[in-house]
About this RNA
The prediction has a mean pLDDT of 84. SAM riboswitch aptamer (S box leader) from Firmicutes bacterium UBA4049, 104 nucleotides, folded computationally. It was read from a public genome assembly, where an Rfam model found it.
RNA sequence: UUCUUAUCACGAGAGGGGGAGGGAAAGGCCCGAUGAAUCCUCGGCAACCAUCAGGAUCAGCCUGAAAGGUGCCAAGUCCUGCCGUUAGAUCGGAAAGAUAAGAA
Numbered sequence: 001u002u003c004u005u006a007u008c009a010c011g012a013g014a015g016g017g018g019g020a021g022g023g024a025a026a027g028g029c030c031c032g033a034u035g036a037a038u039c040c041u042c043g044g045c046a047a048c049c050a051u052c053a054g055g056a057u058c059a060g061c062c063u064g065a066a067a068g069g070u071g072c073c074a075a076g077u078c079c080u081g082c083c084g085u086u087a088g089a090u091c092g093g094a095a096a097g098a099u100a101a102g103a104a
Base pairs, nucleotide, nucleotide: 001104002103003102004101005100006099007098008097013042014041015040016039017038021031022030023029026080027079028078043073044072045071048069049068051065052064053063054062055061077096082093083092084091
């Protein structure tokens, strides 16, 4: 990088350095000198993988824990686009994207 599968309406920020960008891209709409990106420290959320405990109709499942591996801590994946639908950006699905696990 590509492919497969699962999930994406919930949840969770302080301090220090830094100094103008950031929210994937396009169009919007937002965030930002009351300090953006980014780095460090500490904290937290979650429960995908691993682990542990309990249970089951027992490989596969359920519940709980969470010191390991990741991830995450403005806004629904911030919103929209494509298809169908709707009074409607209404609702459903797809695409794209993100994350995890596995594979090439």